[in-house]
RNA sequence: CGGUAAGUAGCUUAGUGGUAAAGCACCAUGCUGAUAACGUGGGGAGCGGGAGUUCAAUCCUCCCCUUACCGA
Numbered sequence: 001c002g003g004u005a006a007g008u009a010g011c012u013u014a015g016u017g018g019u020a021a022a023g024c025a026c027c028a029u030g031c032u033g034a035u036a037a038c039g040u041g042g043g044g045a046g047c048g049g050g051a052g053u054u055c056a057a058u059c060c061u062c063c064c065c066u067u068a069c070c071g072a
Stems, first nucleotide, its partner, number of pairs: 001071007010024004018055001026042005048064005
C1' cells in the first nucleotide's frame, strides 16, 4: 500500500429495514447457623464516529477510526 472479517450492557454473544434479546456479572430478597449453590424480582446499552438513502436504519450505501488475519 491492497484485500477480507469484526466493532451492540462490565464481559461473551444474538438480532440483517418496523424502534434491542439472552447468558454470566451486579443489586435486592427467599432458603441457610453462615457462605456458596439454587429460587424469585430488579437496574443497566439506542448499537465505534460522521454523512447519505428511506415514512422508518443496529441492519442498506459512502467516508473515517480501532482490532484481527491474508498478500505485496
Predicted 3D model of a 72-nucleotide RNA (transfer RNA) from a Clostridia bacterium.
It matches the Rfam family "tRNA". Rfam describes the family as follows. Transfer RNA (tRNA) molecules are approximately 80 nucleotides in length. It is annotated as a transfer RNA. Gene Ontology term of the family: triplet codon-amino acid adaptor activity.
The source organism's lineage runs through Bacteria, Bacillati, Bacillota and Clostridia.